[in-house]
Small-subunit ribosomal RNA from an uncultured bacterium, 1494 nucleotides, folded computationally. The RNAcentral record of the sequence draws on ENA. Its mean pLDDT, the model's own confidence on a scale to 100, is 83.
RNA sequence: AGAGUUUGAUCCUGGCUCAGGAUGAACGCUAGCGGCAGGCCUAAUACAUGCAAGUCGAACGGUAAGUGUAGUAGCAAUAUUAUACGAGAGUGACGUACGGGUGCGUAACACGUAUGCAACCUACCCUUUACAGGAGGAUAGCUCGGGGAAACUCGAAUUAACCCUCCAUGAUAUCAUUUAGUGGCAUCAUUGAAUGAUUAAAACUCUGGUGGUAAAGGAUGGGCAUGCGUCUGAUUAGUUAGUUGGUGCGGGUAACGGCCCACCAAGACGAUGAUCAGUAGGGGAACUGAGAGGCUGAUCCCCCACACUGGCACUGAGAUACGGGCCAGACUCCUACGGGAGGCAGCAGUAGGGAAUAUUGGUCAAUGGAUGGAAGUCUGAACCAGCCAUGCCGCGUGCAGGAAGAAGGCCUUCUGGGUUGUAAACUGCUUUUACCAGGGGAUAAAAAGACCGUGCGCGGUUAAUUGAAGGUACCUGGUGAAUAAGCCACGGCUAACUACGUGCCAGCAGCCGCGGUAAUACGUAGGUGGCAAGCGUUGUCCGGAUUUACUGGGCGUAAAGGGUGCGCAGGCGGUUUUGUAAGUCAGAUGUGAAAUCCCCGGGCUUAACCUGGGAAUUGCGUUUGAAACUACAAGACUAGAGUGUGGCAGAGGGAGGUGGAAUUCCAUGUGUAGCAGUGAAAUGCGUAGAGAUAUGGAAGAACAUCGAUGGCGAAGGCAGCCUCCUGGGUUAACACUGACGCUCAUGCACGAAAGCGUGGGGAGCAAACAGGAUUAGAUACCCUGGUAGUCCACGCCCUAAACGAUGUCAACUAGUUGUCGGGCCUUACUAGGCUUGGUAACGAAGCUAACGCGUGAAGUUGACCGCCUGGGGAGUACGGUCGCAAGAUUAAAACUCAAAGGAAUUGACGGGGACCCGCACAAGCGGUGGAUUAUGUGGAUUAAUUCGACGCAACGCGAAAAACCUUACCUACCCUUGACAUGUAGCGAAUUUUCUAGAGAUAGAUUAGUGCCUUCGGGAACGCUAACACAGGUGCUGCAUGGCUGUCGUCAGCUCGUGUCGUGAGAUGUUGGGUUAAGUCCCGCAACGAGCGCAACCCUUGUCAUUAAUUGCCAUCAUUUAGUUGGGCACUUUAAUGAGACUGCCGGUGACAAACCGGAGGAAGGUGGGGAUGACGUCAAGUCCUCAUGGCCCUUAUGGGUAGGGCUUCACACGUAAUACAAUGGCGCGUACAGAGGGUUGCCAACCCGCGAGGGGGAGCUAAUCUCAGAAAGCGCGUCGUAGUCCGGAUCGGAGUCUGCAACUCGACUCCGUGAAGUCGGAAUCGCUAGUAAUCGCGGAUCAGCAUGUCGCGGUGAAUACGUUCCCGGGUCUUGUACACACCGCCCGUCACACCAUGGGAGUGGGUUUCACCAGAAGCAGGUAGUCUAACCGUAAGGAGGGCGCUUGCCACGGUGAGAUUCAUGACUGGGGUGAAGUCGUAACAAGGUAACC
Repeated sequence: AGAGUUUGAUCCUGGCUCAGGAUGAACGCUAGCGGCAGGCCUAAUACAUGCAAGUCGAACGGUAAGUGUAGUAGCAAUAUUAUACGAGAGUGACGUACGGGUGCGUAACACGUAUGCAACCUACCCUUUACAGGAGGAUAGCUCGGGGAAACUCGAAUUAACCCUCCAUGAUAUCAUUUAGUGGCAUCAUUGAAUGAUUAAAACUCUGGUGGUAAAGGAUGGGCAUGCGUCUGAUUAGUUAGUUGGUGCGGGUAACGGCCCACCAAGACGAUGAUCAGUAGGGGAACUGAGAGGCUGAUCCCCCACACUGGCACUGAGAUACGGGCCAGACUCCUACGGGAGGCAGCAGUAGGGAAUAUUGGUCAAUGGAUGGAAGUCUGAACCAGCCAUGCCGCGUGCAGGAAGAAGGCCUUCUGGGUUGUAAACUGCUUUUACCAGGGGAUAAAAAGACCGUGCGCGGUUAAUUGAAGGUACCUGGUGAAUAAGCCACGGCUAACUACGUGCCAGCAGCCGCGGUAAUACGUAGGUGGCAAGCGUUGUCCGGAUUUACUGGGCGUAAAGGGUGCGCAGGCGGUUUUGUAAGUCAGAUGUGAAAUCCCCGGGCUUAACCUGGGAAUUGCGUUUGAAACUACAAGACUAGAGUGUGGCAGAGGGAGGUGGAAUUCCAUGUGUAGCAGUGAAAUGCGUAGAGAUAUGGAAGAACAUCGAUGGCGAAGGCAGCCUCCUGGGUUAACACUGACGCUCAUGCACGAAAGCGUGGGGAGCAAACAGGAUUAGAUACCCUGGUAGUCCACGCCCUAAACGAUGUCAACUAGUUGUCGGGCCUUACUAGGCUUGGUAACGAAGCUAACGCGUGAAGUUGACCGCCUGGGGAGUACGGUCGCAAGAUUAAAACUCAAAGGAAUUGACGGGGACCCGCACAAGCGGUGGAUUAUGUGGAUUAAUUCGACGCAACGCGAAAAACCUUACCUACCCUUGACAUGUAGCGAAUUUUCUAGAGAUAGAUUAGUGCCUUCGGGAACGCUAACACAGGUGCUGCAUGGCUGUCGUCAGCUCGUGUCGUGAGAUGUUGGGUUAAGUCCCGCAACGAGCGCAACCCUUGUCAUUAAUUGCCAUCAUUUAGUUGGGCACUUUAAUGAGACUGCCGGUGACAAACCGGAGGAAGGUGGGGAUGACGUCAAGUCCUCAUGGCCCUUAUGGGUAGGGCUUCACACGUAAUACAAUGGCGCGUACAGAGGGUUGCCAACCCGCGAGGGGGAGCUAAUCUCAGAAAGCGCGUCGUAGUCCGGAUCGGAGUCUGCAACUCGACUCCGUGAAGUCGGAAUCGCUAGUAAUCGCGGAUCAGCAUGUCGCGGUGAAUACGUUCCCGGGUCUUGUACACACCGCCCGUCACACCAUGGGAGUGGGUUUCACCAGAAGCAGGUAGUCUAACCGUAAGGAGGGCGCUUGCCACGGUGAGAUUCAUGACUGGGGUGAAGUCGUAACAAGGUAACC
């Protein structure tokens, strides 16, 4: 410090997630030791038991239990007396208000910080001063008696004090009166003096002291007040009657104060957030972070609050009191039922709750506290120990050598190799820790006390004693590698990989995502990585997140500028002078507790930890100074702003008037059959006279041309013309005011259209509605009608994609061009220049993610306002406000997703555009679709009908030949190292004859034969036998593959290097202008070059030449029936080599190009015709059944053999063909002309036989020689005469031929007979552009036989193409896009089903709170008729004072009623979300098929 994740890829925006640190943690697996810390976060739930606050006899009366001593009685036990100790109970004093716990409440002067108290208190402690004289009274205890179960309590008698009371004394105390100064403008503040009144005390003693009272001061601790700081919500905006203030020398308090009371006034608080609601103890600090911040408030320290819940006071220096009291309530316990007792949020502990948190331990040895004169006592404070890996820190589990790189495991390309791995074994060494033993009274203990001295800080002297932890730490010795390693991860982020299992299952997952048969992602194993007595998971906090942005973000299109203006508060504000010193800056000073953090040291063997010092504590206060800036005060200025004067432009606004054109309607005339409407129609209107036309009239609304990127207005918006009223702008030159300004939350005003209310108006248009069409449907688009509405007046509504998607104001920063308004200058009066205010187009710098913006900024800055913080849920619910309503405004959450989004890029696509091509259409010719047959396919059938191929690009396809074989299928019968390969061993040459059984495979007999090479050992080939490795598989996966093939497409495209442009994906080149069959070529150009394709090179055909001349040819010469023979090679032909064609030449067009058009010549002319040749890629296209091959599967079978059957079935459907339907024909007779091929297991001549298929025959031919082999259409003649025929030939019967082991299932052909359908084929659809279509025959491959198929060959031989609008396919450029699996795309809504959260809801049940009323315990205060009464007064009666009781006031609990608020629940109901393959449509994305949207 960053990373992953939106996309085909890119940049950006933006969320989600991860890596780090932390924790009072918990859970899972695991666990050797020690040190230091920490340990109920939940139920402030309930608590059994024990302990946690007592002490003092040197305050008191008196001495209980007990102990010692002495005595007495007694044998003794024992009893009793005296004395000493002792301490229980009681009075009194001090303490119990500390220490310890918890965080309920509390949003507050509670806490923090800084001040103040002239408005206060303070026991014990310290200092100082003064005092302590006298008198009296009661009571507990004890004793006696009574009540009660108990707790406890009543009565009588008696007694003490440092208990209580009175008197005396008394001031620097308190109060009152009088009075003198000082300060001040004053209210007043302050210093004195005098007089009067009131109020004190306690003793004890060891004789040293201790204690008491009053006053002053100090210290300590507290109380009160104030400034500032301290969570969230405005869907809480108004709150408040003791409320705010005053008076009463009022009451009350330690003290000020509405703290309380009476009266008076009506204030007080609040947008700088009152009140209300929710949440919460606050701080020092802890965690995190670079910091600023964020989050937290365990342990330790400070403060506060609380002590079962609520209320109340008493005592006291101090409490409204955790282990005190009273009352009420809930709960628990005891009870003799009458009544009582209790409060662990002290330490342990129990139950419960919970994911979860310890021992009913030891000691007062130390530290501290209470008390005491002290010894001492008490102390669950504290110090220690126990439990827990809860955390932090440290140590260990060995170290060195050791390669046969052992065995085993795992992997593997497997006789091998790799890895685990120097790891182990083995050898040597060490001994921390653990264990055993010994030492170690270690340090921590110094004292306190007593005594002496003193400068009062302290110093000195001195006897004895004291350790819970603990026989612990620590030290020494001994033994022996001995006692000690796990957890998580290994797809990327993120260090670390293989095998097996599993097969969208089981499972994983923090995010992206893995898993559907080859999973580095699941599970296991081996290996590896990380950390380590721990490791991982989960929760929480900060970080990363600049993702709330003060530091440090944004708002044209990503979320985000308010619809517009005016404007109060608020914020900000021109130039200049002087002053002040609030802000600001600097210095000094006080404070900012300690601990923590940081730095430098020290102590535990180190560290954690502890400890000394420093720094820091960014804050607040006081004070001194500075005066630039801001502020404030006073003054001045004119550049901002405004006013006045003169012009100017304008659909700016309001009101009134007025005009013509058009539409519609009405009336009348003319006139006749249609009009209207549409893609086409129909509804509609019209013979009752429409439409058309003419004249006249009525009514309402809107204002053509001018008219414009024009003008005006704040925006919405504003348009005929005229008049009136009125706002703003701009310009010119001067004058005046003198900062009067800018922005603006709340507020006020305006605010299109639609809509609402009332009243008018209503021509046209037109939601709703009706009808007609369209359609699968059509509640739409189209048509015919048509009501609200649109118009006017008044009143509401207040929203729009109210948009420049761009808030207002100001300053600064290149230009160019147009246009509107004003002014100035020049001028040929055409125009030019300057300036100012608007409005448009381009563009520099700059900015921007890019697009783009660019003096009218989205540039550079300043001021103020508004708004944003992932998508959905949702601008929705609830609540509030506004509204007549519709609705508007303000505005969430649960839940859900990992994206949603912006700009740009490359493709693909479009019922987008432009250009171009193709038998693509058109123009033609012939077909298919109808019939019969053949063949293939589907389907059906079957024991099997083997398998594959499925739009074009499957279907006369694999198959260039299914009777057996083929053959893969079925049935039956057989074989198991196998039909085939290699290796081992043995036997035998191989091979062969015949017979038997069987359907055959096969089985059993039987005959002949002994070969070749040899270094003599044996070897090679072949056959048989045996066992095991293995063979074998047309079994599966073409979606694991290679190879091959199809297709787009013989379409003209597809790329690269360097350079340049762009943040980038990418672009450029390859686009553009021409041209071409072509990315073919030329020109231009930030490109320059290159590659694969195109073309050419290859084959064939068309012309010629040369060479050659048999089997070919024959002009000349002979010859023959015949190129038959001689002869010749001129010609034809054959087959080798060349030539030829290149837009080369001419003319025109074109840009002086490329090229095109025309022409000449030429056998051939613009690629001459045909073929081979198929770029990058697409379709998970086809093929595992050609072959090869990974993986899986079968192994007496899914392998192998044999026989028979099947692949040939047949209601049907489709494809491809053949033959026809006839006269351009059929039939008969005669007759002419090819090319290219095949042939020895072959082609087969002549001749003979058969009607024929064919049979016999055997010449010739290994082929330019012989043969297949008669070419057919054609031509000539004849016949048929439009008919189901002399067309057509299917089907069937009979008879044959050939091939073959065999034609039954199931071959081809021949002859005789039979003679179906069919008379040119619906919708639709195919081929073809010239030697082509059409038509005619011939040949080959396969093959024993079998072609209507297929591959070739030649014969005859057309028609048409205007043209590119349309259909299909393709190419280039461009445009739009929400597509990228790429339109067979994407995607919306209802309905149905399941689940989830949520709103409404008759209500129902709780919590909190407000108001009103009732009620009134304890207590306090006041009153007092009743009653009781020690001290004082009084001789007494009685009084003063006091208690009890009663009563008044206040008040807790409780009750009633009415609200407010919140939570839960509720039949039913609303929408929302989510959910691989449900239904209906197709709204959006392309012109999305009616542009979309608000």